[in-house]
This record gives sequence, structure tokens and C1' cells, in this order.
RNA sequence: ACGAUUCUUUGGGGCGGGGUGCAAUUCCCCACCGGCAGUAUAGUCUGCGACAGGGAAGUUCGGCAAAGCGGUGCGCCGCGUGCGGCGCGCGGGUCUCUUUGGCGGCGGAACUUUGAACGGGUGCGAUCCCCGUACCGACGGUAUAGUCCGGAUGAAAAAAGAAUGUU
Repeated sequence: ACGAUUCUUUGGGGCGGGGUGCAAUUCCCCACCGGCAGUAUAGUCUGCGACAGGGAAGUUCGGCAAAGCGGUGCGCCGCGUGCGGCGCGCGGGUCUCUUUGGCGGCGGAACUUUGAACGGGUGCGAUCCCCGUACCGACGGUAUAGUCCGGAUGAAAAAAGAAUGUU
């Protein structure tokens, strides 16, 4: 320096005031907030994560079913002469083992769904900066919630670091 493997840590903000009402941080007026990567610095561009759906691989973890092996008779072969191997047949299904199948559990890939911005200015360059005016925000609970409570002391995009390795 490099990319690879493993591990560690980090990894989301915001209702303050007034009104109505029995009751609202949920309605109305005002207020406030903005994950990660890319790119001229982005909630609104491109992509990703989160929520919701979806269920692949994997895991024999559980139980079920089937088959095989075991036990034994005969024959043949081998030699170390009572054992092994092979072939044909018989037998039981309790248990153990092996294999297969589908069922359930755990697991969670692909994939689906997934909101919203324009005008002007500066500049080589900005839908990212500056000015102006807008807009958006999962699910469950509750008087209808981006801001409260809950799943969540969770998960994760990703960031930083350590060790190993290679040159």
C1' cells in the first nucleotide's frame, strides 16, 4: 500500500404556545425535526437501510413414514481353519444405526411494496450552497399522531478501529 477474512465499537431527530372539547403533545392556528452512501455540502436527485409483505438456501432441532443393514440357512471363494467376502433364500419389526421422503420448528436470500420541490441568485460546475415560497413522513395503541407510548436494551444501511494475510 492492497484488497480478503475474522472480530470490536458506534450507528435517528422533533409538540413549546394558543383554540375547541368530558376527553386531543392525535383535530384547528402557530411551532419543531430530518438515517446511510454518491454527487459542488441534498428529508424532496440517484441508490441503500428501516416498517410491511414474501418466503430460497441452510439447520436434522422435533416427531412421523418407508427402505436398507444386524440375525440365520445353503452354496462358492480366500486363507491364518473358524472367521471374512460374495451369491441365493428365510425371518422379526422392540431398539440402535444409515439413507430417503414429506410435515413441523428455527432460520431468513431473491423479490414486492415504500413519501415529498419548485422559482430566483452566485458559480466553470449546485434540483445539494444562498434567498423566497412549498411539500413529505411505516405499523400497532389512544379523540384521528412525522414529534407521545409500544414492538425496540431489537434490527440495519453504513462509519471507525483492531488482528491475521498478501505484495
The prediction has a mean pLDDT of 78.
Predicted 3D model of a 167-nucleotide RNA (FMN riboswitch aptamer (RFN element)).
It matches the Rfam family "FMN riboswitch aptamer (RFN element)". From the family's description: The RFN element is a highly conserved domain that is found frequently in the 5'-untranslated regions of prokaryotic mRNAs that encode for flavin mononucleotide (FMN) biosynthesis and transport proteins.
It was read from a public genome assembly, where an Rfam model found it.